[in-house]
RNA sequence: GCCCGGAUGAUGGAAUGGUAGACAUGAUGGACUCAAAAUCCAUUGCUCGAAAGGGCGUGCGGGUUCGAGUCCCGCUCCGGGCA
Numbered sequence: 001g002c003c004c005g006g007a008u009g010a011u012g013g014a015a016u017g018g019u020a021g022a023c024a025u026g027a028u029g030g031a032c033u034c035a036a037a038a039u040c041c042a043u044u045g046c047u048c049g050a051a052a053g054g055g056c057g058u059g060c061g062g063g064u065u066c067g068a069g070u071c072c073c074g075c076u077c078c079g080g081g082c083a
């Protein structure tokens, strides 16, 4: 230099172009217990708001589309292969 694969919450990891984060782990609160463990329930991206609700968010920057994590272009980083 060329080719292939990948980058998604705190972590692992899903998601057919149509509610982003299912499911699990972790964390926090609660139930149970004399107390704990186990188990069960709720919550758990950021931000504005008293609340209801709104805006933003899939490595970065653009594009296509009514709609993009997903398709297209460029770039960064990681893994593999060829020379």
Stems, first nucleotide, its partner, number of pairs: 001082007010025003018066001026044006045056004059075005
The RNA shown here (transfer RNA) has 83 nucleotides and comes from an Actinomycetota bacterium. NCBI's taxonomy places the organism under Bacteria, Bacillati, Actinomycetota. The sequence is in RNAcentral, with records from ENA. The coordinates come from a structure-prediction model, not an experiment, and the mean pLDDT is 81. It matches the Rfam family "tRNA".